A computed fold for a 363-nucleotide part of an RNA from a marine sediment metagenome, annotated as large-subunit ribosomal RNA, domain IV. It matches the Rfam family "Bacterial large subunit ribosomal RNA". A reference for the family is Yusupov et al. (2001), "Crystal structure of the ribosome at 5.5 A resolution", Science. Its mean pLDDT, the model's own confidence on a scale to 100, is 90.
[in-house]
Context: one part of a larger RNA
RNA sequence: CCCUCGUUAAGGAACUCGGCAAAAUGGCUCCGUAACUUCGGGAGAAGGAGCGCCCCAUUAGGGUGAAGGAGCUAGCCUCUGGAGCCCGAAGGGGUCGCAGAGAAACGGCCCUGGCGACUGGUUAACAAAACCACAGGUCUCUGCUAACUCGCAAGAGGAAGUAUAGGGGCUGACGCCUGCCCAGUGCCGGAAGGUUAAGGGGACGGGUUAGCCAGGGGCAACCCUGGCGAAGCUCUGAACCGAAGCCCCGGUGAACGGCGGCCGUAACUCUAACGGUCCUAAGGUAGCGAAAUACCUUGUCGGGUAAGUUCCGACCCGCACGAAUGGCGUAACGACUGGGGCGCUGUCUCAACGAGGGACCCG
Numbered sequence: 001c002c003c004u005c006g007u008u009a010a011g012g013a014a015c016u017c018g019g020c021a022a023a024a025u026g027g028c029u030c031c032g033u034a035a036c037u038u039c040g041g042g043a044g045a046a047g048g049a050g051c052g053c054c055c056c057a058u059u060a061g062g063g064u065g066a067a068g069g070a071g072c073u074a075g076c077c078u079c080u081g082g083a084g085c086c087c088g089a090a091g092g093g094g095u096c097g098c099a100g101a102g103a104a105a106c107g108g109c110c111c112u113g114g115c116g117a118c119u120g121g122u123u124a125a126c127a128a129a130a131c132c133a134c135a136g137g138u139c140u141c142u143g144c145u146a147a148c149u150c151g152c153a154a155g156a157g158g159a160a161g162u163a164u165a166g167g168g169g170c171u172g173a174c175g176c177c178u179g180c181c182c183a184g185u186g187c188c189g190g191a192a193g194g195u196u197a198a199g200g201g202g203a204c205g206g207g208u209u210a211g212c213c214a215g216g217g218g219c220a221a222c223c224c225u226g227g228c229g230a231a232g233c234u235c236u237g238a239a240c241c242g243a244a245g246c247c248c249c250g251g252u253g254a255a256c257g258g259c260g261g262c263c264g265u266a267a268c269u270c271u272a273a274c275g276g277u278c279c280u281a282a283g284g285u286a287g288c289g290a291a292a293u294a295c296c297u298u299g300u301c302g303g304g305u306a307a308g309u310u311c312c313g314a315c316c317c318g319c320a321c322g323a324a325u326g327g328c329g330u331a332a333c334g335a336c337u338g339g340g341g342c343g344c345u346g347u348c349u350c351a352a353c354g355a356g357g358g359a360c361c362c363g
Base pairs, nucleotide, nucleotide: 001358002357003356004355005354006353007352008351010349011348014347019344027051028050029049030048031047036041038173052095053094054093055092056091061087062086063085064084068080069079070078071077072075096100108342109341110340111339112338113337114336115334116333120132121131136171137170138169139168140167141166142165148157149156150155174329175328176327177326179259180258181257184256185255186252187251188250189249190248193247194246195245199241200240205235206234207233208232211228212227213226214225215224216223217222260278261277262276263275264274287321288318299315300314301313302312303311
């Protein structure tokens, strides 16, 4: 010096990102307990008092209930009876120690915000949380061989269920609520018109040539070259007829999403209920708001402190809150997170001593 412990004058969080760690609280009985509240809770709220042993004393009281006795309906019967055993206050008196829940086990508490309702679940091995889940809400799909999922299929799950059921999405107890926009995108409905595939349909045209024509050669049969060219075969393939979809017409936001600008105006000033104008599908309602969201910003005012970039309450100029990607509240709950206080302490001022184990020395 390190580790693990013990104790400490005075002070008592001055330590520190932060009371981290430690200290403190701690049991039982009794008294006594606030705001708030969903009337359950909050509550062990908080805050107090008592606690050993001996005597009165085989205490008061309570539980169990033997022997014995009586009766009859003769029973594992009823009534009576109280032995023995067990539990056991409260009160009075006395007594010892520093200390009586004498050791050990064994809640610290309060005030006020944020988030999440809650119990629960999670990153096996750095994160337990305001993340996930959750009852509840809502939208949507699904009429049964259900939708949906797995599988090439058979088949299986769904479900030996049947819309008070099952699948999917979002939200997330409860309370009060959940505004405006359907122009875009999605979804649902529509089917008149436009467009539109395979397929049907076969017009025109091309190839091939029996035959015909012309030219040339040959006595002739015939041969060569060029042109036209039916049927058939073949290539090509127009018009026209062809669904859904798309276009189109409507609906739909607890579907994806979105929810303005400039200028002027009141008899101090300031401000603008009011007016004008441009744009939009519509221009943010309620509620909340310097917020887990506010750049400017340590905004301003108030509170708390001697002193407060944090905190609480207000204000509203919301850089860039806002209503189931829910808004605002909310008792209870939380190894969550912010601020304050009481208690208590070696966290600290500021360190000291002690114990055990290391380090160190010798072997």